Model confidence (mean pLDDT): 83 of 100.
Small-subunit ribosomal RNA, 5' domain from an uncultured bacterium, 503 nucleotides, folded computationally.
[in-house]
Context: one part of a larger RNA
RNA sequence: GACGAACGCUGGCGGCGUGCUUAACACAUGCAAGUCGAACGGAGUAGUAUCAGCAAUGGUAUUGCUUAGUGGCGGACGGGUGAGUAACGCGUGAGCAACCUGCCUUAUGCCGCGGGAUAACUAGGUGAAAGUCUAGCUAAUACCGCAUAUGACCACGAAUUCGCAUGAAUUUGAGGUGAAAGAAUCUCGGCAUAAGAGGGGCUCGCGUCCCAUUAGCUAGUUGGUGAGGUAACGGCUCACCAAGGCUGCGAUGGGUAACCGACCUGAGAGGGUGAACGGUCACACUGGAACUGAGACACGGUCCAGACUCCUACGGGAGGCAGCAGUGGGGAAUAUUGGGCAAUGGAGGAAACUCUGACCCAGCAACGCCGCGUGAAUGAAGAAGGUCUUCGGAUUGUAAAGUUCUGUCGCGAGGGACGAAAAAAAUGACGGUACCUCGUAAGAAAGCCCCGGCUAACUAUGUGCCAGCAGCCGCGGUAAUACAUAGGGGGCAAGCGUUGUCC
Numbered sequence: 001g002a003c004g005a006a007c008g009c010u011g012g013c014g015g016c017g018u019g020c021u022u023a024a025c026a027c028a029u030g031c032a033a034g035u036c037g038a039a040c041g042g043a044g045u046a047g048u049a050u051c052a053g054c055a056a057u058g059g060u061a062u063u064g065c066u067u068a069g070u071g072g073c074g075g076a077c078g079g080g081u082g083a084g085u086a087a088c089g090c091g092u093g094a095g096c097a098a099c100c101u102g103c104c105u106u107a108u109g110c111c112g113c114g115g116g117a118u119a120a121c122u123a124g125g126u127g128a129a130a131g132u133c134u135a136g137c138u139a140a141u142a143c144c145g146c147a148u149a150u151g152a153c154c155a156c157g158a159a160u161u162c163g164c165a166u167g168a169a170u171u172u173g174a175g176g177u178g179a180a181a182g183a184a185u186c187u188c189g190g191c192a193u194a195a196g197a198g199g200g201g202c203u204c205g206c207g208u209c210c211c212a213u214u215a216g217c218u219a220g221u222u223g224g225u226g227a228g229g230u231a232a233c234g235g236c237u238c239a240c241c242a243a244g245g246c247u248g249c250g251a252u253g254g255g256u257a258a259c260c261g262a263c264c265u266g267a268g269a270g271g272g273u274g275a276a277c278g279g280u281c282a283c284a285c286u287g288g289a290a291c292u293g294a295g296a297c298a299c300g301g302u303c304c305a306g307a308c309u310c311c312u313a314c315g316g317g318a319g320g321c322a323g324c325a326g327u328g329g330g331g332a333a334u335a336u337u338g339g340g341c342a343a344u345g346g347a348g349g350a351a352a353c354u355c356u357g358a359c360c361c362a363g364c365a366a367c368g369c370c371g372c373g374u375g376a377a378u379g380a381a382g383a384a385g386g387u388c389u390u391c392g393g394a395u396u397g398u399a400a401a402g403u404u405c406u407g408u409c410g411c412g413a414g415g416g417a418c419g420a421a422a423a424a425a426a427u428g429a430c431g432g433u434a435c436c437u438c439g440u441a442a443g444a445a446a447g448c449c450c451c452g453g454c455u456a457a458c459u460a461u462g463u464g465c466c467a468g469c470a471g472c473c474g475c476g477g478u479a480a481u482a483c484a485u486a487g488g489g490g491g492c493a494a495g496c497g498u499u500g501u502c503c
Base pairs, nucleotide, nucleotide: 001502002501003500005499006498007497008496009495012372013371014370015369016368017367018365019364020330025328026327027326029325030324031323034073035072036071039070040069042067043066044065045064046063047062048061049060050059051058052057080283081282082281089208090207091206092205093204094203095202096201099200100199101198104196105195106194107193108192109191110190112146113145114144115143121136122135123134124133125132126131152177153176154175156173157172158171159170160169161168162167182188183187209255210254211253216246217245218244221243222242223241224240225239226238227237228236258280259279260278261277262273263272264271265270285306286305287304288303289302308319309318310317311316336362338361339360340359344358345356346355347354348353375405376404377403378402385396386395387394388393410440411439412438413437414436415435419430447492448491449490450489451488452473453472454471458487459486460485461484462483468475469474
């Protein structure tokens, strides 16, 4: 000098930030991921028209609203945490002639004909529940078949050009394989192919803590051939063959640790840290696994095992806050079970809009930084009181009182935003907030540490190696500037000290 700090004493206001560093301990409750009826068939509800009927009512058509279900897109983003990881995990620089890419953009072409189901629903059964079984009915942008096929894909052949070894690109011949979906009337979609943008996957060079009181390690191990697998290369996996591979330039083992931009310090070199903000990685009760999908081996999805908690009719079931609040526990220690989608951004939707504990705000905390205030001017009888005294006085001290002002802040009243948006209207959680004007009243607002030297600041009394102080040196045993109290003084100031940690 610095801090995500804590503790002691003290505490007026505002702005902007920050706030479980410990138990990746366990969690009551609420909310945090939905949306689309302009994909689909129903159901409910409110109408309208028409038919039958005296009427109640029923049938048909149609419109609005609501929606459990099928279907689509999104739940792989956003948010949290740092347990694991010493690793191509991260950083940086290259490479992929070994790769993928939903939504978006650009371009070209296409969208023909059919089929069978199934949920919902109805009926029945079973179970305490979670749920589940059987039969029947029905739709689609759900599913399936056929047709069509460009420069797509597959294997075969020819030619040209090029490179970085395997090879790559282009042209061409004759074969084989592969598509589609409609809704609404402004349009929005579907399929194929090529390209782009953005995103991801993989490979490599270099860098990345401590211990040698860790010296040898390794059998899919190292390489080859073939096959399988993957979006893709590869012992990634497998069969066979060879016997290799790493290591004193530190292998292997052990310990510790997410990494970086950055932050702190320092003249710099360096040292330390990795909170907040931004990028990457990893994880989601513990361990394992795959499914779906453009993307996951998936925090608020599935299955299995385990520990724990809960329900149970004992047969069986349910759950996962390292999301936002909040609770218990641990701890020196860390906040509200708040408001709003107004803004920014995200998902869905043609849109209106819906959802959004992301986010924007408010609340709590001197936790930090910055700013402001606690009054200003004048005022000598140098008042009183206190302290010291050589008893003369000195000091507190222009300090107070008194007089004259001001109004930051406070309180009251009135007005009142920006943030909101390309023509108009509407739309603000914050918020009647900030800010402005008027009135009021010095009124409500100063403490903490230190005074032997280092180190700015001294006397008196008490105590008597006691009580105590102390960062180091050291003070205290009868005149202690070092302990305690008082007066005085010094420093900083809504803070001041102490402790801890780093330079």